Overview
The RNA shown here (transfer RNA) has 65 nucleotides and comes from a marine eukaryotic metagenome.

RNA sequence: CGAUAGCUCAACUGGAUAGAGCAGCGGUCUUCUAAACCGCAGGUUGCAGGUUCGAGUCCUGCUCG
Numbered sequence: 001c002g003a004u005a006g007c008u009c010a011a012c013u014g015g016a017u018a019g020a021g022c023a024g025c026g027g028u029c030u031u032c033u034a035a036a037c038c039g040c041a042g043g044u045u046g047c048a049g050g051u052u053c054g055a056g057u058c059c060u061g062c063u064c065g
Base pairs, nucleotide, nucleotide: 001065002064003063006022007021008020009019015053024040025039026038027037028036046062047061048060049059050058
C1' cells in the first nucleotide's frame, strides 16, 4: 500500500437499493454449435470492535498478500 460477486475491477467529500465487464443460467436467432441480442441470478465489502442519524469509505486491534 492492498483485501468489495466465481474472476478482473469501480464506488466522488461519509449519504440513493454496493455497481460494471467477463464467467454462469434462461430465452430469441441458427439444422446444430459459436457469435450477436435480451433477461435472470450471484455480496457477512478479509475478521473483530469503535465513532456517527448514517461506514465499502473514518479510528483501533488482528489476519493474509
The RNAcentral record of the sequence draws on MGnify. Its Rfam family is "tRNA". Rfam classes the family as a transfer RNA. The prediction has a mean pLDDT of 81.